[in-house]
Source information: This is a predicted structure of a 73-nucleotide RNA (transfer RNA) from Streptomyces murinus. The coordinates come from a structure-prediction model, not an experiment, and the mean pLDDT is 81. Its Rfam family is "tRNA". The same sequence occurs in records of 2 taxa. The RNAcentral record of the sequence draws on ENA.

RNA sequence: GUCCCCGUGGAGUAGUGGUUAUCUCGCUCGGUUCUCACCCGAGAGUUCGCCGGUUCAAAUCCGGCCGGGGAUG
Repeated sequence: GUCCCCGUGGAGUAGUGGUUAUCUCGCUCGGUUCUCACCCGAGAGUUCGCCGGUUCAAAUCCGGCCGGGGAUG
């Protein structure tokens, strides 16, 4: 340099064009307990790496850029 894959709450992850973006852990509050942990209930937190395009409608399709990983010379 070229080619391929990936980028989604604090962490991990599902979602492959149309409902309020899913679940787990973590966090906060409440219950339980003498207290902590476990357990139970509730809640906050992401508008999907960035910009542009296609579409009635984009996390999802297309282009460019950025970042990470791999292959090749």